[in-house]
Context: one part of a larger RNA
Molecule: large-subunit ribosomal RNA, domain II
Organism: Crocinitomix algicola
This record gives sequence, C1' cells and structure tokens, in this order.
RNA sequence: GCCUACGAGUUACUCCUCGUUAGCAAGGUUAAGAAUUUAAGAUUCGAAGCCGAAGCGAAAGCAAGUCUUAACAGGGCGACAAAGUUAGCGGGGGUAGACGCGAAACCUGGUGAUCUACCCAUGGUCAGGUUGAAGUUCCGGUAAUACGGAAUGGAGGACCGAACUGAUAUACGUUGAAAAGUAUUCAGAUGAACUGUGGGUAGGGGUGAAAGGCCAAUCAAACUAGGAAAUAGCUCGUACUCCCCGAAAUGCAUUUAGGUGCAGCGUUGAGAUAGAGUGUCAUAGAGGUAGAGCUACUGAUAGGGCUAGGGGGCUUCACCGCCUACCAAACCCUGACAAACUCCGAAUGCUAUGACAUAUACUCAGCAGUGAGGGCAUGGGUGCUAAGGUCCAUGUCCGAGAGGGAAAGAACCCAGACCAUCAGCUAAGGUCCCCAAGUUUAUACUAAGUUGAUUUAACGUUGUGUGAUUACUUUGACAGCUAGGAUGUUGGCUUGGAAGCAGCCAUUCAUUUAAAGAGUGCGUAACAGCUCACUAGUCGAGUGAUCGUGCGUGGAUAAUAAUCGGGCAUAAGUAUAACACCGAAGCUAUGGCUUCCGUUUAAACGGAGGGGUAGGGGAGCAUUCUAUUCAGCGUUGAAGCAGUACUGCGAGGUAUUGUGGAGUGUAUAGAAAAGCAAAUGUAGGC
Repeated sequence: GCCUACGAGUUACUCCUCGUUAGCAAGGUUAAGAAUUUAAGAUUCGAAGCCGAAGCGAAAGCAAGUCUUAACAGGGCGACAAAGUUAGCGGGGGUAGACGCGAAACCUGGUGAUCUACCCAUGGUCAGGUUGAAGUUCCGGUAAUACGGAAUGGAGGACCGAACUGAUAUACGUUGAAAAGUAUUCAGAUGAACUGUGGGUAGGGGUGAAAGGCCAAUCAAACUAGGAAAUAGCUCGUACUCCCCGAAAUGCAUUUAGGUGCAGCGUUGAGAUAGAGUGUCAUAGAGGUAGAGCUACUGAUAGGGCUAGGGGGCUUCACCGCCUACCAAACCCUGACAAACUCCGAAUGCUAUGACAUAUACUCAGCAGUGAGGGCAUGGGUGCUAAGGUCCAUGUCCGAGAGGGAAAGAACCCAGACCAUCAGCUAAGGUCCCCAAGUUUAUACUAAGUUGAUUUAACGUUGUGUGAUUACUUUGACAGCUAGGAUGUUGGCUUGGAAGCAGCCAUUCAUUUAAAGAGUGCGUAACAGCUCACUAGUCGAGUGAUCGUGCGUGGAUAAUAAUCGGGCAUAAGUAUAACACCGAAGCUAUGGCUUCCGUUUAAACGGAGGGGUAGGGGAGCAUUCUAUUCAGCGUUGAAGCAGUACUGCGAGGUAUUGUGGAGUGUAUAGAAAAGCAAAUGUAGGC
C1' cells in the first nucleotide's frame, strides 16, 4: 500500500414542546395491586393520583374577576374569540458518557534502590620499574647548639607503566554484531582508588563533589490499579438511492473576537386580509450630495490700486511735517480654494397617489445552517490618489456555477448544464497552418518584424503620410558655382596694445555704389588672413516658415538560454467600410423522464419549471430478526461464489449456466447491533 472483517446520532425517563395516527370528549386516563386464563401474553376489576374545564394575590383570601391602594381613580395579570386528554409513531430540547476516537494533567491506594545515587556492615584486588622525605648511624664542625658530608632508611591524594577503572580525539557503525558498540588513540592506576556479598533511604518523597542528574532502556515529579467513558468553545472521521427548494460569512451583545445568544437570510406546514410585495409610466412631495459659486456668510488666498496703523530715513529744542521697489487692516479691480463654507443646486435613491404588468409580500408554528468571506466596477476614508493593503457604501460574480472565449487562470467577456440525437441558428471570440471557418472585397498607412494581446513616460526626431495658415518666386525664387563685399577710419574712450571682432560710449554717422554692418563667426600680442550679412552674373521651377494630426524612431536596464500560444507573416500588421462563414451544455428542432399549477375528469391536455455547498422537505432500495401467508422452494441440488442475458432514472432486481453441498425464499405488517473509501481508524492476510 491493497484485500477481507469490524468501525460512529443510540438507549432510558410518570420530563418539556411541536406534528401525525387512533380512542373518548367538558371531560380524558388509570398506577400499584387483585381475579380469570395462556405458549408469549391477554381480558376484567382497581379513581389513589395526574392533566384539562378560572383566575388573581407573598398569603389569609376573594372569584369573572383579582392584586395594588384611602379610593368606586389609574395600572398589572386574567375573563369576554374558548378543547382537552390517553396511547402509538415521528421532528427537536432536557438529564444522563449521549454521534465516535483523541489529551497534557489532577486525586486515592499500592509496587519498586537485583539498574542507578548516597550511606552502613563484612570481605577482596592493585605485574614490573623509578624517585629517594622525615628519622637513625658515622665523619667533619661548634663553647654547646646550629650547620655540612657519606651511608642507612623507605615517605608520597609522588613518577613511568600492565591488570583494573574510565572515556580525550578520529574513523566505522547509524533497518548496527550492539536500543550507546568496535578499532586506533587517550586519562587514573596506594587512593577522595576499584570491587564482591548482605543491608538502609520511596514519589512533592529519596539521593545528588549539583548535570534538574539518578530512583529498573521511563523523570521539571517513577511505575501500577482505581475515580474514569475526567474535561476538550479544539482537530479528525461519520457508511444506500432518486426528487423539490436552497442560504450565510451581516447588525447588536458577550472575560467576547476561530465560541455563543437574539435579529437578518433558508426550508416545511398552517392561516388570514382591505392584495399588502416587485417593476414601468405619470403626478405630487421632503432633501442639500455631484457640480458650481463666494462684494452671499465662515475661513483661507495671488497680483495691483487706494490708504488707516506700524517699521525705516530726512528734518526739528520740541510740536508739526516730508519720503519710502518695507510690513499691512478696511475698501476697489483682476484671479482663484474648502469633508467639518453655501447666495445656489442636479441625476439617482426615498415617500405618497393613480394606471398597467407580474406574483409575490405578511402572520403563526416545527427544523436549520451561517455569524473567517473573496475578486471586479463605481463613490469615499486610511495609506504614498502604494499594495493581490485596509475600512465602509452601491452593484455584480465566485463562494455553492458546469459550458464557449481570454495560450494556460475561482470571480475578465459571452452564457445559467433534466436526459438523448452523426439536426439547425447564433453570443463573446474568430476564419494562412497547428485549429472549425475568408490566403474575402475596397481604400489608405507602416518598413520599425514596429506590430500581430502586457511594460512605459517626460523629453528628443530634416523617418514618412496628411490637413491648415503664411512668406518668397519666370520683373527668375531656394540650393550650388563665378565675382564683389569698398572709402572717411586704426570711429571715440580705455589700454602696454584694442585697427569691425577684451571692454565702455554713441542721433552705429556719412561717402562711393549693383551692393557692402563703425560689422555674423573663425583668427592675430596687435595687425594681417578666412568668412558672413548684402549685391551682380550663371542656372531654370518651385522653395522656406509656423500650427495640427496618423503610423513609426531614440529614450528602453536583472540575474542559465529563448519565444507574438507556436510555426511564422511585409500581411496572416494597423485604420476605415462591407459581405459571407465558423463558433457554447445559449436558442430552435425531435423524442423521453420528472415537479408545481390549472382544466377536465380517472389519464390525458395546456402552462410554468428541473446548476447547486451548508441546510430543510418528500419518495424509495438493500440487510438481519419476529408474526401471519403461499399445504412456497430444496440432494431431480438451498445459501454462498463466478459468468452471461434481460430489466429499473437509481439504490437494485429477475432468469440462466458453472461451482458448491444443506438449508432458504414470496406477499403483508412489525422491530433494528440496518448500508463504509477515508477517522496518521482496529484485527488478520498478502
């Protein structure tokens, strides 16, 4: 992992409540017990008790009333619309383990120191080698000691190193040879040493040279039995079929936030009414949003004018006074802002009435689930006018929604799947090939593979198409080429120099001219030199400028390489227009199933429906047992197992063949240990 078996809403109650079936009914009903009888059991007695028919008050008590109260007031609860009760079954609730499995823990009583920690008693063990303390003896030495030397001696938590005890480093081992080892290496090895045997200390307790270590492979509180099915607002699991409807992720509250209560939204049944609900149109209303506006307020605000006040300057002994590209109230002109501004002011929404359309809406009762929501669009708050962010509002979809398109995609576009069909028409989107359908038609644009669907902007662009305005032009434009571009003068000043060309000044003049600036740029130390403006000639037809617009182009940068979905395409790209076609579970066609409503009436017709999670309701299939039934079936072959055929929307059923070898069905009721794919489910097998 698979297979087989087992495996989860049960049972009890004089409990509560609702529905349903039946009996009796202003009543209903027996319990214990007794009698009779039987296979189980049943029948007949039995009114004690319980519920109902009357309530109110704490109660005495009174009573269709009563309580409060001084009250005949007011108020509270009742009566006046009135049906209950007993039993069976079903939906919920309560109390019990209460759908199943699951803690870590807590408490009570015991069992453990044969492991290990420490302690007590009594025993045992430590090859060999080294070092050479005190003391002692002798000699030297001293006044005597001290002291020195040589022997002797044999101390030490002394040294080296086996046994023994340990465990430093590395490797191997890591479903091991081993639930802690092996190899090499290493530490202690006469000591606070190691060790045998016997004994002691026990669970909030022991023991601990102290690591929360150890107390039998278990320790921040051992093991074992019991309380005990502890509790679990948590996780997981919860078993056959078909049919109808179908949510929520919100508000308020919560020692509350992943729980729960009430309301909202779902479903089933019943009911009543003045037809309430919803939509469209019309009419009548309330309102202060969007927008707009502000010499209409409150506040904020740019420039100018005018002008109080202030600052600064001038003047004065002082008072006056004057000036001001300073600050600035009010006022005037121009411009312009506001969620907590409004002289104004929509659309939508809301309220009411009427008409039309549609078929909901409402009340009561039973049963729920939901109370983590999410994306997109629009209006806002917050944030950075950041977020697949967060918080509201309105709508929609996903959630609980399949199908087609967007290469691929929960919520983007189209469109809501009862079933069948080798029929048709369309939507979004497409029509060269992958790939169904145009290599369709017409006119343009693009040359960048731009583009063909996903990056982009400011700012550039004599790329190219197109529109408008304007200037010059056969009295010859624009571009090119040839020639000229002079004189007063080196204008004046400044300067070391300044001569068109460092800088300053100027009525920057005047002359000769076809034309030529007191000079456009380069250049020189200053000149010189080159060039331009300007003019003539040559040439011979268009040439400039500005504004707008289409398609392009640069800007253009990310981590292994590459792509428009791909191939590829100069259209199969882009724009405009047109006609065909393809394209879905949409619509249509034909047949079938089914729900609700309405007609008729006993099986048809007509209409409207049949996506669906949580969840509500309905109808069935199968399994085991019981009662009755078929004078059921069965060794002339039961159940079970396997195959085939038929049949039912389905759960399933029937027939037959083989195997098997002794039990077992039909119909109608009843009762359940009544259906497995999941629970890291339990047991067995492979």